RNA sequence: ACACGGGAGAGACCGUGGCCGCCCGACCGGGCGGCGCGGCGCCGAAGGGGCAACUCCUCCCCGGAACCUCUCAGGCAAAAGGACCGCGU
Numbered sequence: 001a002c003a004c005g006g007g008a009g010a011g012a013c014c015g016u017g018g019c020c021g022c023c024c025g026a027c028c029g030g031g032c033g034g035c036g037c038g039g040c041g042c043c044g045a046a047g048g049g050g051c052a053a054c055u056c057c058u059c060c061c062c063g064g065a066a067c068c069u070c071u072c073a074g075g076c077a078a079a080a081g082g083a084c085c086g087c088g089u
Stems, first nucleotide, its partner, number of pairs: 001089002004086003011040001013039004018035007041076003047072001048070003054064002
């Protein structure tokens, strides 16, 4: 590095005068679903940033350094992803 297995947390939230599809209907119109857009709340174990026990060194500096922390990114049904662990090459 690759393959297989395990792998957490947090709204399947709210709104929509936009678009599409379906249904109801005598008409005006109404309802449902999807996409897009907007809003607030929240999670942290891809990645990224920060501090730092420690490490390197005679010492200092430099360097390395967390699942701690920030939440930029990412995520909040399922799917996907997923630090880390096991096993094999």

This is a predicted structure of an 89-nucleotide RNA (Glycine riboswitch aptamer) from a soil metagenome. It matches the Rfam family "Glycine riboswitch aptamer". Rfam describes the family as follows. This family represents the bacterial glycine riboswitch. The RNAcentral record of the sequence draws on MGnify. Its mean pLDDT, the model's own confidence on a scale to 100, is 79.